[in-house]
RNA sequence: GGGCCCAUAGCUCAGCGGUAGAGCAGUUCCCUUUUAAGGAAAUGGUCGCAGGUUCGAUCCCUGCUGGGCUCA
Numbered sequence: 001g002g003g004c005c006c007a008u009a010g011c012u013c014a015g016c017g018g019u020a021g022a023g024c025a026g027u028u029c030c031c032u033u034u035u036a037a038g039g040a041a042a043u044g045g046u047c048g049c050a051g052g053u054u055c056g057a058u059c060c061c062u063g064c065u066g067g068g069c070u071c072a
Base pairs, nucleotide, nucleotide: 001071002070003069004068005067006066007065010024011023012022013021018055027041028040029039030038048064049063050062051061052060
């Protein structure tokens, strides 16, 4: 340098064009003499960045950035 894959909550990951979710972690409450365990609730997101297509984009297209694999 060429090709392919990945980037979504603090972490691990879903989400096949129609207003983004789960588990764990954290917070509050209940329970318990206390801790742990258990139960309940709420919270938490510029969907890596910039454009394009579309009535509408996390999703499709292009470029860039970062990471991984591979060829030379």
Transfer RNA from Candidatus Woesebacteria bacterium RIFOXYA1_FULL_40_18, 72 nucleotides, folded computationally. The coordinates come from a structure-prediction model, not an experiment, and the mean pLDDT is 80. The same sequence occurs in records of 3 taxa. Its Rfam family is "tRNA". Rfam links the family to the GO term triplet codon-amino acid adaptor activity.